[in-house]
RNA sequence: ACGUGCUCCGGGGUCGGUGAGAAUCCGAACCGGCGGUAUAGUCCGCGACCCCCUCUCGGAGGGGUUGAUCCGGUGAGAUUCCGGGACCGACGGUGAUGCAGGCAACGCCUGCGAGUCCGGAUGGAAGGCAGCACGG
Numbered sequence: 001a002c003g004u005g006c007u008c009c010g011g012g013g014u015c016g017g018u019g020a021g022a023a024u025c026c027g028a029a030c031c032g033g034c035g036g037u038a039u040a041g042u043c044c045g046c047g048a049c050c051c052c053c054u055c056u057c058g059g060a061g062g063g064g065u066u067g068a069u070c071c072g073g074u075g076a077g078a079u080u081c082c083g084g085g086a087c088c089g090a091c092g093g094u095g096a097u098g099c100a101g102g103c104a105a106c107g108c109c110u111g112c113g114a115g116u117c118c119g120g121a122u123g124g125a126a127g128g129c130a131g132c133a134c135g136g
Base pairs, nucleotide, nucleotide: 002135003134004133005132006131007130008127014028015027016026017025029116030115031089032088033046034045035044036043041087042086050064051063052062053061054060055059069085070084071083072082073081091119092118093117098112099111100110101109102108103107
C1' cells in the first nucleotide's frame, strides 16, 4: 500500500380554503440514502423495507419483488449543468368534510382514502472524508 473493526452514515408540514371539527380533503408549499457517469429523487447499479428458501438461527447466506422525465440550450462529453414543462415516493396505524357502490332512502351500510403525523427505527444499511486500534 492493503485488509478488518470502531466512531460516522435520511430529509420534508408552513400558509390559505371549505367545514362543527383538517398536519391525511382542495390550492399553493416543502423534501430527496449510497456508488457510477459532465454535477442525477426519475439513466445504470446497490442498500433498506417486504416475500421465499437454507443454515451453525438474538443472526447469517442465497433468491425474488421493489415508484417516477421529457423538450430546448451550451459543450468534446450532460435524460446529471442552465431554461421550461411533467412525474414518483414501501409496509402498519390514524380523523374525515372526499370518491365509488348498495339499500327498506335525505338516512344508513360497505369499500377506498398520509412522501411530510405516529410506528417498526436511540434500528439497519449501501458506502465513505478523517481519526484511532489490530493485522500487515
A computed fold for a 136-nucleotide RNA from Microbacterium sorbitolivorans, annotated as FMN riboswitch aptamer (RFN element). NCBI's taxonomy places the organism under Bacteria, Bacillati, Micrococcales, Microbacteriaceae, Microbacterium. It matches the Rfam family "FMN riboswitch aptamer (RFN element)". Gene Ontology term of the family: FMN binding. From the family's description: The RFN element is a highly conserved domain that is found frequently in the 5'-untranslated regions of prokaryotic mRNAs that encode for flavin mononucleotide (FMN) biosynthesis and transport proteins. RNAcentral holds the sequence, with entries from Rfam.